[in-house]
């Protein structure tokens, strides 16, 4: 230069293929029950322009287009 994978909550990932209920799980943060008091259980909260901008569409995390990042082959 060329292909391929990935980027979604402080981390770790699901979901995308086949577009529609309100965007979730686990861990980790907070509170709370419990204990002497910690953890552990066990209940609750809060946290997210889904990498960026644009198209398509009645509706995009999912489709398409350029573009950053970041790993891996090929030159």
């Nucleotide at each position: 230069g060329g292909g391929c994978c990935g980027g979604u909550a402080g981390c770790u990932c699901a979901g995308c293929c086949u577009g529609g209920u309100u965007a979730g799980a686990g861990c980790g943060g907070c509170g709370g029950u419990c204990u002497u008091a910690u953890a552990a259980a066990c209940c609750g909260c809060a946290g997210g322009u889904c990498g960026a901008g644009g198209g398509u569409u009645c509706g995009a995390a999912u489709c398409c287009c350029u573009c950053c990042c970041g790993g891996c082959c090929c030159a």
This is a predicted structure of a 75-nucleotide RNA (transfer RNA) from a Candidatus Aenigmatarchaeota archaeon. It matches the Rfam family "tRNA". From the family's description: Transfer RNA (tRNA) molecules are approximately 80 nucleotides in length. Its mean pLDDT, the model's own confidence on a scale to 100, is 85.